Predicted 3D model of RNase P RNA and transfer RNA as a complex of 445 nucleotides.

RNA sequence: UCAGAUGGCUGGAUGACUGCGGCGGGUUUCGGCCCGUCGAGGAAAGUCCGGGCUCCACGAAGGACACGGUGGCGGAUAACAUCCGCCGGGGGCGACCCCAGGGAAAGCGCCACAGAAAAUAUACCGCCUACCGGCGUUUGCCGCGGCAAGGUUGAAAUGGUGCGGUAAGAGCGCACCGCGGCUUUGGCAACAAAGCUGGCAUGGCAAGCCCCACCGGGAGCAAGACCAAAUAGGGAUGGCAAGUGAUCUGUCUUUCGGAUCGCUAUCCGGGUCGGUCGCGCGAGGCGUUCGGUAACGAACGUCCCAGAGGAAUGGUCAUCCAUCCGCUUUGUGCGGGGGACAGAACCCGGCUUACAGGCCAUCUGACGUU
RNA sequence: GCCGUAGUAGCGUAGUGGUAGCGCAAUCCCUUGGUAAGGGAUAGGUCGUGAGUUCGAUUCUCACCUACGGCACCA
Numbered sequence: 001u002c003a004g005a006u007g008g009c010u011g012g013a014u015g016a017c018u019g020c021g022g023c024g025g026g027u028u029u030c031g032g033c034c035c036g037u038c039g040a041g042g043a044a045a046g047u048c049c050g051g052g053c054u055c056c057a058c059g060a061a062g063g064a065c066a067c068g069g070u071g072g073c074g075g076a077u078a079a080c081a082u083c084c085g086c087c088g089g090g091g092g093c094g095a096c097c098c099c100a101g102g103g104a105a106a107g108c109g110c111c112a113c114a115g116a117a118a119a120u121a122u123a124c125c126g127c128c129u130a131c132c133g134g135c136g137u138u139u140g141c142c143g144c145g146g147c148a149a150g151g152u153u154g155a156a157a158u159g160g161u162g163c164g165g166u167a168a169g170a171g172c173g174c175a176c177c178g179c180g181g182c183u184u185u186g187g188c189a190a191c192a193a194a195g196c197u198g199g200c201a202u203g204g205c206a207a208g209c210c211c212c213a214c215c216g217g218g219a220g221c222a223a224g225a226c227c228a229a230a231u232a233g234g235g236a237u238g239g240c241a242a243g244u245g246a247u248c249u250g251u252c253u254u255u256c257g258g259a260u261c262g263c264u265a266u267c268c269g270g271g272u273c274g275g276u277c278g279c280g281c282g283a284g285g286c287g288u289u290c291g292g293u294a295a296c297g298a299a300c301g302u303c304c305c306a307g308a309g310g311a312a313u314g315g316u317c318a319u320c321c322a323u324c325c326g327c328u329u330u331g332u333g334c335g336g337g338g339g340a341c342a343g344a345a346c347c348c349g350g351c352u353u354a355c356a357g358g359c360c361a362u363c364u365g366a367c368g369u370u
Numbered sequence: 371g372c373c374g375u376a377g378u379a380g381c382g383u384a385g386u387g388g389u390a391g392c393g394c395a396a397u398c399c400c401u402u403g404g405u406a407a408g409g410g411a412u413a414g415g416u417c418g419u420g421a422g423u424u425c426g427a428u429u430c431u432c433a434c435c436u437a438c439g440g441c442a443c444c445a
Stems, first nucleotide, its partner, number of pairs: 001366010012320007020039008041341001045352002048350005053220004067216005072086005087101001088099004102211002107209002109205003124151002126147003132143004159177006178200001179198008224277004234268007245261006284303008321339001323337005371441007380394004388425001396412005418434005
């Protein structure tokens, strides 16, 4: 210098004028006006996880079943599908990156086409004719048989390479590699290393059912709590009206009673319209020190930092900054464009997704110079 | 704000691990003097998008996009 890797920060600045919302103060002719102060994000987004908070269910605690989730080990945390450290596997020359990373030897299921065979293995081509039988003078031919080395198919074919061995072959034997089991050592553990041993005995799929371990009661601020009009309707106590009627009732009927159905006054309670709370001092921010490899934790100091309701946080101008384009007398000249994604709605911790550009730190590879 | 459901040809739908069909519509031909109806043939699918699991994905899993539906309180 070029090409990369990882982590973090930022994502227009200043001033003037003018709007909008909250809060506080002043003033008022109660309509308002004036002053001060505060006013979006790293994702406020998706609503994918985890919690706080609230209501519902349950006498308390524990367990079982069903359903859902998580899935190497250890730690962090209020909790987590998050984070940190480590282990194992894969990729990259490397810095470093990626992994839904338990179990296929509990059981069931699936594996199209092709292929001999797709799972209690099997035999199309092929290799062999030692043994046994028959024929033949012999090489040989036929039968009875042996084999799985080689070929063919496929995503996948029952350990791999080499040597020996054999009629031909084969873990049939041996060496190395791989795999299983056991022991020892190291490590909290996942796991690693070494030794011994087994000739190999279980193909893949669990983001198919399932098994194992662990976790989870359900709903969500439109949760929920409080105050509370007008009108209508409900209830209680009175007053008025009272006659026919209707309904109910006192033993079926008649007579005779009682109550209700009407109007009106006062009171009571529930809901609706509306209003208030929930609602922002919090697992809070910043700084220093200490503990820890780290995530994180502790102590001390300091700061108060949007919040309303279908919803304010904006606009114009000037100067500059980053960047782009054109002209160019190549001078850091003139002119023009132009500022990523996006927008709080109960709150917090994460994840995921979107994001023009700029800056910083650490590290890797290549080339060059000294 | 919160909670759900769906996306397959122009339209309506089936298929849920093994190269995706059906009806209507479309195009062409036959039939008719002409049209409709009828008959015959043909074309048209990034299975919403992108990753992952698998030998193989419309189907299983995750993320994203789009559309639709429900949710105050009381009676």